[in-house]
Context: one part of a larger RNA
Molecule: small-subunit ribosomal RNA, 5' domain
Organism: uncultured bacterium
RNA sequence: GACGAACGCUGGCGGCACGCCUAACACAUGCAAGUCGAACGGACUUAAAAGAGCUUGCUUUUUUAAGUUAGUGGCGGACGGGUGAGUAACACGUGAGCAACCUGCCUCUGAGAGGGGGAUAGCUUCUGGAAACGGAUGGUAAUACCCCAUAAAAUAUAAAUAUCGCAUGAUAGAUAUAUCAAAGAAAUUCGCUCAGAGAUGGGCUCGCGUCUGAUUAGAUAGUUGGUGAGGUAACGGCUCACCAAGUCGACGAUCAGUAGCCGGACUGAGAGGUUGAACGGCCACAUUGGGACUGGGACACGGCCCAGACUCCUACGGGAGGCAGCAGUGGGGAAUAUUGCACAAUGGAGGGAACUCUGAUGUAGCGAUGCCGCGUGGAGGAAGAAGGUUUUCGGAUUGUAAACUCCUUUUAUCAGGGACGAUAAUGACGGUACCUGAAGAAAAAGCUCCGGCUAACUACGUGCCAGCAGCCGCGGUAAUACGUAGGGAGCGAGCGUUGUCC
Numbered sequence: 001g002a003c004g005a006a007c008g009c010u011g012g013c014g015g016c017a018c019g020c021c022u023a024a025c026a027c028a029u030g031c032a033a034g035u036c037g038a039a040c041g042g043a044c045u046u047a048a049a050a051g052a053g054c055u056u057g058c059u060u061u062u063u064u065a066a067g068u069u070a071g072u073g074g075c076g077g078a079c080g081g082g083u084g085a086g087u088a089a090c091a092c093g094u095g096a097g098c099a100a101c102c103u104g105c106c107u108c109u110g111a112g113a114g115g116g117g118g119a120u121a122g123c124u125u126c127u128g129g130a131a132a133c134g135g136a137u138g139g140u141a142a143u144a145c146c147c148c149a150u151a152a153a154a155u156a157u158a159a160a161u162a163u164c165g166c167a168u169g170a171u172a173g174a175u176a177u178a179u180c181a182a183a184g185a186a187a188u189u190c191g192c193u194c195a196g197a198g199a200u201g202g203g204c205u206c207g208c209g210u211c212u213g214a215u216u217a218g219a220u221a222g223u224u225g226g227u228g229a230g231g232u233a234a235c236g237g238c239u240c241a242c243c244a245a246g247u248c249g250a251c252g253a254u255c256a257g258u259a260g261c262c263g264g265a266c267u268g269a270g271a272g273g274u275u276g277a278a279c280g281g282c283c284a285c286a287u288u289g290g291g292a293c294u295g296g297g298a299c300a301c302g303g304c305c306c307a308g309a310c311u312c313c314u315a316c317g318g319g320a321g322g323c324a325g326c327a328g329u330g331g332g333g334a335a336u337a338u339u340g341c342a343c344a345a346u347g348g349a350g351g352g353a354a355c356u357c358u359g360a361u362g363u364a365g366c367g368a369u370g371c372c373g374c375g376u377g378g379a380g381g382a383a384g385a386a387g388g389u390u391u392u393c394g395g396a397u398u399g400u401a402a403a404c405u406c407c408u409u410u411u412a413u414c415a416g417g418g419a420c421g422a423u424a425a426u427g428a429c430g431g432u433a434c435c436u437g438a439a440g441a442a443a444a445a446g447c448u449c450c451g452g453c454u455a456a457c458u459a460c461g462u463g464c465c466a467g468c469a470g471c472c473g474c475g476g477u478a479a480u481a482c483g484u485a486g487g488g489a490g491c492g493a494g495c496g497u498u499g500u501c502c
Stems, first nucleotide, its partner, number of pairs: 001501003005498005012374006018367002020332001025330003029327003034075003039072002042069013082285003092209007101202002106198007114148004123138001125136004154179005161172004184190002211257003218248003223245008260282004264275004287308005310321004338364001340363003346360001347358004377407004387398004411443001413438005421429001446491005451472003457486005467474002
């Protein structure tokens, strides 16, 4: 000098930041991911019209319009948000490569959308179960599913030939064979299918860099390489069969310990040292371990399955759950906040849109936790008042300090007006910021230290006691070092102490 700090004493206001560093301990409760009726068939509600029955204002049927939505279907739940347990690793940083790759939504280009089919949920009826949740029957729709046709610059095989490179090779390629598509809707629009290109996002490989220990010296059998096959979007022992015996290591392998990495932050003249809170990028994880499904993308925090521990419900047969999301609770701890408001803004998901959802985000609350700013009054005022302290009793000092006089009103208080943020509308914040006015010095100062280092001294008490102390050291009867008082010094809404780093 610095801090995500804590503790002690004290505490007026505002702005901007920051706020579980410990138990990746356990979690009550609420919310945090939905949306689309312009994909679909239903169901329900309201209104109107027409018909029928008649009790003449009610019931019922049909149609139309508007609305709601359990289910099927689509898109999104792989983003956003949290945490740092694991990880010493191509995890991260940096620089290259992929002639070994994928990419929903978006943009551009070319081409297309012909014909059919069978189901199934919802629903009806029956039925099992305490519940969670099912089973059977009947019948139904689609942008759900399936078949046929169409078929190229797609894919596979064969392929004369041409061009090029980076080793395997890459690109183009007449032609032949085989294979593969579609969906509509409320229709100037939005969708659907195939192909090419782009953009974006990802995957993989490599060079270099990345803590400590040798009181860890040998490690390794899918291990190292090859052939073949499988698998993957893709290369590869990634996996498998066979063959060979390799591969790494004192330039520190292996093992053990510790640790998320970086942009940055702190410090320092720099070199360097330390660090990785907040903000941004990457990675990993989601009660513990394992697994796959769906999907363009996950081996998926608020999805599924299995196993373990724990908690809860139960009719004992069986079920339910996962805050390292936002609040909040218990616990641990020296220690860290509200079960707030709003989608008004920015952004995201869905939708043609209106809009819905959004604890992302915006914003308020709490905390001197930090940084910054402001205030607690200003000028005059000597009888140098009283009081206090001290005294050599003369005085000295507190001290222009107070009183008193004249002013001012920042902030706070009260009253009135009142935004920007919002392009037409829409403001949680918020009657907030800000402006104007009113009254009145009014409501607002402490903490530490005073032997030297180190700015600041006297009196009394105590008497190696009580105590102080960062180091030197002080205290045993004149203590500037302990305690109190007066005075002084420093900093100031803070001041000290402790801890950690330079």